This is a predicted structure of a 110-nucleotide RNA (Guanidine-I riboswitch aptamer) from Roseicyclus persicicus. Model confidence (mean pLDDT): 80 of 100. It matches the Rfam family "Guanidine-I riboswitch aptamer". Rfam's curators write: This family represents a conserved RNA structure found upstream of the ykkC and yxkD genes in Bacillus subtilis and related genes in other bacteria. The function of this family is unclear although it has been suggested that it may function to switch on efflux pumps and detoxification systems in response to harmful environmental molecules. The sequence was found by an Rfam model in a public genome assembly.
RNA sequence: GCGCAGAGCAUUUAGGGUUCCGCCCGGGGCGUCCCGGGGCCAGGUCCGAGAAAUGCAGCCGAGCCGGUCAAUCCCGGCGCGGUACACGGCGGGACAAAAUCCCGGGAGAA
Numbered sequence: 001g002c003g004c005a006g007a008g009c010a011u012u013u014a015g016g017g018u019u020c021c022g023c024c025c026g027g028g029g030c031g032u033c034c035c036g037g038g039g040c041c042a043g044g045u046c047c048g049a050g051a052a053a054u055g056c057a058g059c060c061g062a063g064c065c066g067g068u069c070a071a072u073c074c075c076g077g078c079g080c081g082g083u084a085c086a087c088g089g090c091g092g093g094a095c096a097a098a099a100u101c102c103c104g105g106g107a108g109a110a
């Protein structure tokens, strides 16, 4: 320098809008309820982070135990250590709609 592969899942939070619930407004009815509007309604359901958190899994490392007469290889198990760094548009996409979701660790920058 080039190429290939990988960067998982769950729960939660920042954040997000408005399909449903609730709330508010107007109208009809006046026990119940129905229609229309409101997310510039703190909420419930819902969506939700590569650069947020936690846990699990995976991978790597050496050690120990077993498979096995012995060593290497191979297979399995156990606990321990490691799993770094990370500025980021415009625009588009899905769901009801929006978003730090997806395009995207992209374009670009350093």
Stems, first nucleotide, its partner, number of pairs: 008056005015047002020044002022041001023038006058083004063078005085105001087108001091103003